[in-house]
RNA sequence: AGCGAAAAAGGCAAACUUCGCGAAAGCGGAGGGCGCAAAGCUGCGGGGCUACCGCGAUCACGAAUCGGUGAUCGCCAUGCCAGCCGGGCUCCCGAAC
Numbered sequence: 001a002g003c004g005a006a007a008a009a010g011g012c013a014a015a016c017u018u019c020g021c022g023a024a025a026g027c028g029g030a031g032g033g034c035g036c037a038a039a040g041c042u043g044c045g046g047g048g049c050u051a052c053c054g055c056g057a058u059c060a061c062g063a064a065u066c067g068g069u070g071a072u073c074g075c076c077a078u079g080c081c082a083g084c085c086g087g088g089c090u091c092c093c094g095a096a097c
Base pairs, nucleotide, nucleotide: 002097003094004093011036012035016031017030018029019028020027021026034083040089041088042087044086045085046084047081048080049079054075055074056073057072058071059070060069061068062066
């Protein structure tokens, strides 16, 4: 250094419940504990999720051919996921090999 023990000491915490934030994905607190040897940190590459806004289509409304309003659908990351994979940075312990 690799590696990871029916080891010791500790650590983290999925689903779910609940409170808060958010348009949503999701995030934070508390409970919980499926799991985790980096389940510590990092959106750098891939991948995934969401779509308030924006763009487009259709329909409706209105006097309107509209740069109007509303609904539905499609597209889109500047949003999110590190417990999807890879990369980068950092780290506790020490049996066997």
A computed fold for a 97-nucleotide RNA from a Gemmatimonadota bacterium, annotated as c-di-GMP-I-GGC riboswitch aptamer. Lineage of the source: Bacteria > Pseudomonadati > Gemmatimonadota. It was read from a public genome assembly, where an Rfam model found it. Of the family's consensus pairs, 95% are formed in the model. The coordinates come from a structure-prediction model, not an experiment, and the mean pLDDT is 87.